[in-house]
């Protein structure tokens, strides 16, 4: 070099043929509960969806260039 997957929260992922708040779990913090702690409850905060462009009324999603990770090949 050439295929193929893949990049979304602090970790691990979803997210349907472009549409009406970007979400789970897990961790974090607060609160209530207990003598006390954990467990299990309630609440909350944390995202430029890898970067730039383009189509488009409308883009995490579709097209293009590039950057990283896997893993295939000679």
């Nucleotide at each position: 070099g050439c295929c193929a997957g893949g990049g979304u929260a602090g970790c691990u992922c979803a997210g349907u043929u472009g549409g009406u708040u970007a979400g789970a779990g897990c961790g974090c913090a607060g609160g209530a509960u207990u003598c006390a702690u954990a467990a299990a409850c309630c609440u909350g905060a944390g995202g430029u969806c890898g970067a730039g462009a383009g189509u488009u009324c409308a883009a995490a999603u579709c097209u293009c260039u590039c950057c990283c990770c896997u893993g295939g090949u000679a």
Molecule: transfer RNA
Organism: bacterium